[in-house]
Context: one part of a larger RNA
């Protein structure tokens, strides 16, 4: 390379948008580039192959044939692919009428709790633990009542519930705003799928500047434990956690399962719509999500099973024994931390 693979053995980019490219619905007409058929030319010789012949055999040599799977020209065929034209509606989109939602951004606002401050009551303990001690407290703590301040997070509702491409999103209200679903079948008429590069988003931690700082809490200090204890436990406590703007670009970024389309038994929940049966409640049915079980089929097994890991097609990414190593060097990016791309020697 041809292959074979990618849930757990190596292997799906963290996730979108999208350029080139690849692939692409029904019908008709046309063209004849791909494709197929015929003919002609060429495809040097030697070599290879087949059948003979000659050196005593063989190697070797000679003769003939076949082959040279290719290219060019030309004449046709038109199913499929491509090009051109026309047309259609089922793919895709638009429109109209409804619906649900922690989808996003900004502003405002609410109560509980925590901590602190002030004042009252009150007196000797309080904290904390397996047990203690560090710690706080007669300069009045803990407890309790009233008042005030601040920051952060939103109990119950809450649900293998909802929304979002993923990361993620949860008090309430308003404004702005993205997507989805159902019904109608009015409009466009293949406008589609995927997507190398590219570009945007991207938890936490971390970084820069300026704010903020209640609680929590790396580092750090002390007390314990212990043979030791640079830990687990306790008392404190700074970055940080929060906000604005700008970077970083990584995670067990997981469903460890790329995206899209079609097909292939069912049963039971649940969420959002529609329809029917006199129906907010019940039943049936249908579309879209989200779960449990299960047949065929698949799988090394576990298991998956209409939300496939089944059966097929298209496109992209990735893997190729373990270690060395996701490292070195170089490139790119970054303020840095580092990220990304990514070997080899050697060794088993």
């Nucleotide at each position: 390379c041809u292959g074979g693979g990618c849930g757990u053995a190596a292997a799906g980019c963290g996730c979108g948008c999208g350029u080139a490219g690849g692939c692409g619905g029904g019908u008709c007409u046309u063209u004849a580039a791909g494709u197929c058929a015929g003919a002609g030319g060429u495809g040097a010789a030697a070599u290879c192959c087949u059948g003979g012949a000659g050196c005593u055999c063989a190697a070797c040599u000679c003769c003939a044939g076949a082959a040279c799977u290719g290219c060019c020209u030309u004449u046709g065929a038109u199913a499929c692919u491509g090009g051109a034209g026309a047309u259609c509606u089922u793919g895709a989109g638009u429109c109209c009428g409804g619906a649900a939602g922690a989808g996003g951004u900004u502003a405002g606002u609410g109560g509980a709790a925590u901590u602190c401050c002030c004042a009252g009551u009150g007196u000797a303990g309080a904290g904390g633990u397996g047990a203690a001690a560090u710690u706080c407290g007669u300069a009045g703590a803990u407890a309790u009542u009233g008042g005030g301040a601040a920051g952060a997070a939103c109990a119950c509702c809450a649900g293998u519930g909802g929304c979002g491409a993923a990361g993620g999103c949860g008090g309430c209200u308003a404004a702005c705003u993205g997507g989805u679903c159902c019904g109608g079948u009015a409009c466009u008429g293949a406008c589609g799928c995927u997507g190398a590069g590219g570009u945007g988003c991207g938890a936490a931690a971390g970084c820069g500047u300026g704010g903020g700082g209640a609680g929590c809490a790396a580092a750090c200090a002390g007390g314990a434990u212990u043979a030791g204890a640079u830990a687990c436990c306790c008392u404190g406590g700074u970055a940080g956690u929060c906000c604005a703007c700008g970077c970083c670009g990584u995670a067990a970024a997981c469903g460890a399962u790329g995206a899209a389309u079609g097909u292939u038994a069912g049963c039971c929940g649940u969420c959002g719509g529609g329809c029917a049966g006199u129906a907010u409640u019940c039943u049936g049915u249908u579309c879209g999500g989200u779960g449990g079980c299960g047949c065929a089929g698949c799988u090394a097994a576990c298991g998956c099973a209409u939300u496939a890991a089944a059966c097929a097609u298209u496109c992209c990414g990735c893997c190729u024994g373990g270690g060395g190593a996701g490292u070195a060097c170089g490139g790119u990016c970054g303020c840095a931390a580092g990220a990304u791309u990514a070997a080899a020697a050697c060794u088993c």
Small-subunit ribosomal RNA, central domain from a metagenome, 348 nucleotides, folded computationally. Its mean pLDDT, the model's own confidence on a scale to 100, is 89. The RNAcentral record of the full RNA draws on SILVA. Rfam family: Bacterial small subunit ribosomal RNA. Rfam links the family to the GO terms structural constituent of ribosome and ribosome.